Small-subunit ribosomal RNA, central domain from an uncultured bacterium, 349 nucleotides, folded computationally. The RNAcentral record of the full RNA draws on ENA, Greengenes and SILVA. Its mean pLDDT, the model's own confidence on a scale to 100, is 86.
[in-house]
Context: one part of a larger RNA
RNA sequence: CUGGGUGUAAAGGGAGCGUAGGCGGGCACGGAAGUCAGACGUGAAAUGCGGGAGCUUAACUCCUGAACUGCGUUUGAAACUCCGAGUCUUGAGUGGAGCAGAGGCAAGCGGAAUUCCUGGUGUAGCGGUGAAAUGCGUAGAUAUCAGGAGGAACACCGGUGGCGAAGGCGGCUUGCUGGGCUUUAACUGACGCUGAGGCUCGAAAGCGUGGGGAGCAAACAGGAUUAGAUACCCUGGUAGUCCACGCUGUAAACGAUGAUUACUAGGUGUGGGGGGACUGACCCCUUCCGUGCCGGAGUAAACACAAUAAGUAAUCCACCUGGGGAGUACGGCCGCAAGGCUGAAACUC
Numbered sequence: 001c002u003g004g005g006u007g008u009a010a011a012g013g014g015a016g017c018g019u020a021g022g023c024g025g026g027c028a029c030g031g032a033a034g035u036c037a038g039a040c041g042u043g044a045a046a047u048g049c050g051g052g053a054g055c056u057u058a059a060c061u062c063c064u065g066a067a068c069u070g071c072g073u074u075u076g077a078a079a080c081u082c083c084g085a086g087u088c089u090u091g092a093g094u095g096g097a098g099c100a101g102a103g104g105c106a107a108g109c110g111g112a113a114u115u116c117c118u119g120g121u122g123u124a125g126c127g128g129u130g131a132a133a134u135g136c137g138u139a140g141a142u143a144u145c146a147g148g149a150g151g152a153a154c155a156c157c158g159g160u161g162g163c164g165a166a167g168g169c170g171g172c173u174u175g176c177u178g179g180g181c182u183u184u185a186a187c188u189g190a191c192g193c194u195g196a197g198g199c200u201c202g203a204a205a206g207c208g209u210g211g212g213g214a215g216c217a218a219a220c221a222g223g224a225u226u227a228g229a230u231a232c233c234c235u236g237g238u239a240g241u242c243c244a245c246g247c248u249g250u251a252a253a254c255g256a257u258g259a260u261u262a263c264u265a266g267g268u269g270u271g272g273g274g275g276g277a278c279u280g281a282c283c284c285c286u287u288c289c290g291u292g293c294c295g296g297a298g299u300a301a302a303c304a305c306a307a308u309a310a311g312u313a314a315u316c317c318a319c320c321u322g323g324g325g326a327g328u329a330c331g332g333c334c335g336c337a338a339g340g341c342u343g344a345a346a347c348u349c
Base pairs, nucleotide, nucleotide: 003321004320005319006318007303008302012317014201015200016199017198021194022193023192025088026087027086029084030083031082033081034080035077036076037075038074039073040072041071042070049065050064051063052062053061054060091191092188093187094186095184096183097182098181099180103177104176105175106174107173108172109171110154115149116148117147118146119145120144121143125136126135162169163168206247207246208245209244210243211242215241216240220236221235222234223233258316259315260314261313262312263311266294267293268292269291270290271289272288273286274285275284276283298305299304322349323348324347331342332341333340334339
């Protein structure tokens, strides 16, 4: 390189948008670049190959044939790819009518609880554990009642429920705003799929500046435990957790399963939509979209997957190629730093 692969053995990029590129629906027409056919020229000779001949054979030499799968010129074909011009509506999109939703951003509001402060009642304990101790408390704690402050999170509903591309999203109200689904079939008429680079988004922790700080809590301190205990348990407690703006760009960023399209038994639940009956609750049906479970064919090393495929096919991208060394070194790019991205070799088994 070819090939074979990527749920768990090595291997799907964290996700989206999109550039180049690759690939691309039906019909009829034209062109003829690819493609195919014919002719001509060329493809030196030798070597090699087939047949034959000459030295007694062979090596060797000679004759002859095919071949040299190519290139150029020219004549033609038009199924397929391509190009041009045209047309179509089923792919894609727009419009009309509806629907569901923790989708996003901003502002405002609410109650429960913890903590703290003030005051009342009240007295000797409280707290904590396996047991304790550190700790708090006669300067009146814990408990309880009333008032106040402040921050953070939103019990029940809540659900193998919903929404989002992923990360993720959960009190209530309002404003702004993205997407999806159903239905209709008015409009556009292939406008599509994928997507190297690129750009954007991207949990937590972390970083910068400024705020905020109730609870929790790395570090840290003390008390225990223990042979020790730089831990597990306990009492405290600072960054941080929260907000604004900026940076970082990583995760078991997981369904460890890239995107899109088509096809291939069933059964059962659930969310949304559509239809029917019904006064309604509710019930029934269903071509649709989503989300679960079971399961046949098929696949698979097995586990298992099984219309939400890991089945059968197609297009495009990404990635793998024994273990360690190593996601390290060096270089480059990015970052304030922490570090990230790219990413070896010697050596060794």